[in-house]
RNA sequence: UUUCAGGGCGAGGUGGAAAUCCUCACUGGCGGUAAGCACGGCGGCGGACACGAGCCGCCCGCAAGCCCGCGACCCUGCGCGAGAGUGCAGGCUGACCCGGUGAAAUUCCGGGGCCAACGGUCACAGUCCGGAUGGAAGAGG
Numbered sequence: 001u002u003u004c005a006g007g008g009c010g011a012g013g014u015g016g017a018a019a020u021c022c023u024c025a026c027u028g029g030c031g032g033u034a035a036g037c038a039c040g041g042c043g044g045c046g047g048a049c050a051c052g053a054g055c056c057g058c059c060c061g062c063a064a065g066c067c068c069g070c071g072a073c074c075c076u077g078c079g080c081g082a083g084a085g086u087g088c089a090g091g092c093u094g095a096c097c098c099g100g101u102g103a104a105a106u107u108c109c110g111g112g113g114c115c116a117a118c119g120g121u122c123a124c125a126g127u128c129c130g131g132a133u134g135g136a137a138g139a140g141g
Stems, first nucleotide, its partner, number of pairs: 001141004010024004025127002027116002029070004036062002040059006065114002074091007096112005118130003
């Protein structure tokens, strides 16, 4: 500098009215960690030599909504700007247990739970509409 960077209401019930309530259903941003998974590479053991089963170590890839950190929304201060805004700093920012295996797991396996900004709406929203054809953690070229 450039490109990319969020998923999900289907069925039934109540009601004048609900994708908002109730029952079932469905979804899970970015980086880290991870004993799991799969391919490959390198090295070692093995061998008289060559090949090689097997074993060990390392590297690469994937792997957590609720473990750690970050982002979006909102708020405050300061700077710049006529203004719309914008830069920096700070604040706010949800949710997990039980059992199993094991040296070690809130990460694996099994089971049961829990969480999800703001504004709108004939009725309370993670899933509809809107700010947003925005911004951004970051990822790639």
FMN riboswitch aptamer (RFN element) from Adlercreutzia equolifaciens subsp. celatus, 141 nucleotides, folded computationally. Its mean pLDDT, the model's own confidence on a scale to 100, is 80.